[in-house]
């Protein structure tokens, strides 16, 4: 420097062909228990890396940066 992969909740990660942002886990709050864990309910928590474009509409498609990884040079 050059291709490719990833960057979504505190944390690991899902997201199908563009139409309401989800899971586990944790945190909080009830029930359960003589208490705790353990199990059940419910709840809060995102400017989907960031700017631009296309589109009725965009994490998801075009562009350019920005991180993190891997080949190759």
């Nucleotide at each position: 420097g050059u291709u490719c992969c990833g960057g979504u909740a505190g944390c690991u990660c899902a997201g199908c062909u563009g139409g309401c942002a989800g899971a586990g886990u944790g945190c909080c709050g009830c029930c359960u228990c003589g208490a705790c864990a353990c199990g059940g309910c419910g709840g809060a928590g995102g400017u989907c890396g960031g700017a631009g474009g296309u589109u009725c509409g965009a994490a998801c498609c075009c562009u350019c940066c920005c991180c993190g990884g891997a080949a190759c040079a």

Model confidence (mean pLDDT): 82 of 100. This is a predicted structure of a 73-nucleotide RNA (transfer RNA) from Plantactinospora sonchi. Its Rfam family is "tRNA". By type it is a transfer RNA.